[in-house]
RNA sequence: AGGAAUAUAGCUCAAUGGCAGAGUAUGUGCUUAGCAUGCACGAGGUCCUGGGUUCAACCCCCAGUGUAUCUG
Numbered sequence: 001a002g003g004a005a006u007a008u009a010g011c012u013c014a015a016u017g018g019c020a021g022a023g024u025a026u027g028u029g030c031u032u033a034g035c036a037u038g039c040a041c042g043a044g045g046u047c048c049u050g051g052g053u054u055c056a057a058c059c060c061c062c063a064g065u066g067u068a069u070c071u072g
Stems, first nucleotide, its partner, number of pairs: 001071003005067003010024004018055001026042005048064005
């Protein structure tokens, strides 16, 4: 310098253009003499940034930024 990939909850990751989810972590309650385990119920999101397309965008298009990677 060029190519391809990736960015979503504290962490690891899903999500056919139509209300953003799971596991784990965390909080509360139940259970226990107490703790752990287990069970139930919660909280937690500027979906990297800016534009475009569309009735409607995490999703499609363009540009930028970060990360890891391939070629030289």

The RNA shown here (transfer RNA) has 72 nucleotides and comes from Vicugna pacos. Rfam family: tRNA. By type it is a transfer RNA. The coordinates come from a structure-prediction model, not an experiment, and the mean pLDDT is 83. Lineage of the source: Eukaryota > Metazoa > Bilateria > Tetrapoda > Vicugna.